c-di-GMP-I riboswitch aptamer from a soil metagenome, 87 nucleotides, folded computationally. It matches the Rfam family "c-di-GMP-I riboswitch aptamer". On this family, see Weinberg et al., Nucleic Acids Res 2007: "Identification of 22 candidate structured RNAs in bacteria using the CMfinder comparative genomics pipeline". The prediction has a mean pLDDT of 88.
[in-house]
RNA sequence: GACAACGGCAAACCAGCCGAAAGGCUGGGACGCAAAGCCACGAGGCUACAGCGCGAACGGUCGCGCCAUGCCAGUCGAGCCGCCGAA
Numbered sequence: 001g002a003c004a005a006c007g008g009c010a011a012a013c014c015a016g017c018c019g020a021a022a023g024g025c026u027g028g029g030a031c032g033c034a035a036a037g038c039c040a041c042g043a044g045g046c047u048a049c050a051g052c053g054c055g056a057a058c059g060g061u062c063g064c065g066c067c068a069u070g071c072c073a074g075u076c077g078a079g080c081c082g083c084c085g086a087a
Base pairs, nucleotide, nucleotide: 001084008033009032013028014027015026016025017024018023031074037080038079041077042076043075044072045071046070051066052065053064054063055062056061
């Protein structure tokens, strides 16, 4: 970063599986992406099983709030690696 070339990845959605959830994996599928390759280091966002607090219930439990050790790399930044070679 081009009305270039070889290619690459794969949103939503659907099916199956894992997970408490967020979400992830596999297959199908393409909205798009010049790093939409890797990476949880910084920022930001999502979820709340468990735990804690409060309330209700009083057979078992239920609701609300807080909370990351869970998650998001296609939210941004940082770091690392990478194809081509016009202006």